[in-house]
This is a predicted structure of a 477-nucleotide part of an RNA (small-subunit ribosomal RNA, 3' major domain) from Treponema pallidum. RNAcentral holds the full RNA, with entries from SILVA. Its Rfam family is "Bacterial small subunit ribosomal RNA". The prediction has a mean pLDDT of 84.

Context: one part of a larger RNA
RNA sequence: UGACGGGGGCCCGCACAAGCGGUGGAGCAUGUGGUUUAAUUCGAUGAUACGCGAGGAACCUUACCCGGGCUUGACAUCAAGAGGAGCGCCGUAGAGAUGCGGUGGCCUGCGAUACGCCUCUUGACAGGUGCUGCAUGGUUGUCGUCAGCUCGUGUCGUGAGAUGUUGGGUUAAGUCCCGCAACGAGCGCAACCCCUACUGCUAGUUGCCAGCAAGUGAUGUUGGGGACUCUAGCGGGACUGCCGGUGACAAACCGGAGGAAGGUGGGGAUGACGUCAAGUCAUCAUGGCCCUUAUGUCCGGGGCUACACACGUGCUACAAUGGUUGCUACAGAGCGAUGCGAGGUUGUGAAGUGGAGCAAACCGCAAAAAGGCAAUCGUAGUCCGGAUUGAAGUCUGAAACUCGACUUCAUGAAGUUGGAAUCGCUAGUAAUCGCACAUCAGCAUGGUGCGGUGAAUGUGUUCCCGGGCCUUGUACA
Numbered sequence: 001u002g003a004c005g006g007g008g009g010c011c012c013g014c015a016c017a018a019g020c021g022g023u024g025g026a027g028c029a030u031g032u033g034g035u036u037u038a039a040u041u042c043g044a045u046g047a048u049a050c051g052c053g054a055g056g057a058a059c060c061u062u063a064c065c066c067g068g069g070c071u072u073g074a075c076a077u078c079a080a081g082a083g084g085a086g087c088g089c090c091g092u093a094g095a096g097a098u099g100c101g102g103u104g105g106c107c108u109g110c111g112a113u114a115c116g117c118c119u120c121u122u123g124a125c126a127g128g129u130g131c132u133g134c135a136u137g138g139u140u141g142u143c144g145u146c147a148g149c150u151c152g153u154g155u156c157g158u159g160a161g162a163u164g165u166u167g168g169g170u171u172a173a174g175u176c177c178c179g180c181a182a183c184g185a186g187c188g189c190a191a192c193c194c195c196u197a198c199u200g201c202u203a204g205u206u207g208c209c210a211g212c213a214a215g216u217g218a219u220g221u222u223g224g225g226g227a228c229u230c231u232a233g234c235g236g237g238a239c240u241g242c243c244g245g246u247g248a249c250a251a252a253c254c255g256g257a258g259g260a261a262g263g264u265g266g267g268g269a270u271g272a273c274g275u276c277a278a279g280u281c282a283u284c285a286u287g288g289c290c291c292u293u294a295u296g297u298c299c300g301g302g303g304c305u306a307c308a309c310a311c312g313u314g315c316u317a318c319a320a321u322g323g324u325u326g327c328u329a330c331a332g333a334g335c336g337a338u339g340c341g342a343g344g345u346u347g348u349g350a351a352g353u354g355g356a357g358c359a360a361a362c363c364g365c366a367a368a369a370a371g372g373c374a375a376u377c378g379u380a381g382u383c384c385g386g387a388u389u390g391a392a393g394u395c396u397g398a399a400a401c402u403c404g405a406c407u408u409c410a411u412g413a414a415g416u417u418g419g420a421a422u423c424g425c426u427a428g429u430a431a432u433c434g435c436a437c438a439u440c441a442g443c444a445u446g447g448u449g450c451g452g453u454g455a456a457u458g459u460g461u462u463c464c465c466g467g468g469c470c471u472u473g474u475a476c477a
Stems, first nucleotide, its partner, number of pairs: 001477002003474003007471007015461002019425005026316008034307002042053002064302007073125001077124008087104007127291002130289003136285002138280003141276001143274001148187006154163003167178003193268004198236007208225002212223003239262001242256005318418001322377007334365003339358002344353003384415001389410007431453007
């Protein structure tokens, strides 16, 4: 100087407390461990692995296993030699890769032995998701959006170093003020950026419709209009600016006015010096090592989907604040041409048929759901719950056996609120309800977004956990 302390002081955080809802019990989905297996490819492993890489394993993907093939190779460049336009089609053997046979065709150009392109042979080489993340770059997690981490000059100390950065206040903040052997500065904080909340101007189509007309069974449907909503561009607006109080005449804090918004308005992006030899050689790149008729490469099939069990993350429930049936209302954000697909029509249905319109503020996906209004069920393993299983189907796709999703009929398991323990959340939040998108032929209880309904509690810091500053002890570095 640090680090540590079941030392002290001050302070902060859904850290505790106060509340609300969960997990832990059940069934299922999913990931992991373990076990099994020819293979169950590999990685991630306290917090910071475990619905993670994977934004979607039937084939492909695919790296694994079994079997069948190839060896200048599936891919790249170059050289030498030989041949040929490129490019198709058919038959046959085979699981296919591939092999064999037949056949069409014979590039451009005035022309060429040239330039391209293709095939074969040879050689340099290719190739490797093989190893090492403890050789690395890049990138990511975490402490932590915590308020810290440093430097120049000066001063002090023999020196390591100290000072500044400590102190008194204050703040979300090393934020600001005051003091001070310090004076300044840098990276962080804040602001500048984006969205959202109010408003003015500009602009009115595909959006809107107040007033004036026309018209309909009905509808901005039509003429028209720019007022309004909205859209999207430029501005304004919030700064402790104003008032009172407290304070050291400071910084600031408390209360108030006005205001759409008040003291960082709400949300996002943004992550200092560094820590964990943290993660990643399987995104990519890359040193070294290793393989080279195989650890490369092509193909068929299988596996990654196994199942006594254990754990994590979720979904659905156990019901009446509910289930079922009928009628009825209100979003936002997205997506659409190999696409979205309306009205119609067939089917109980998943869907089929058909094809209007739309490269979309125009048309479509599209029905929002919880909600409202009625009816019914009456506390029961039930008209709760839906696992499991049987049968029949639909769709995608060469192909749903291993191993897809969905539909209908039948079946109707566990489950009556969950031990010890443990998680999230402070407001348009939790809880609850649905909608969309990415991936994608098909496949979502996961992920990313979007809106609807919409609480309770806390104004405290004794304790648990993590962190910041000062100080103290130390047989630690």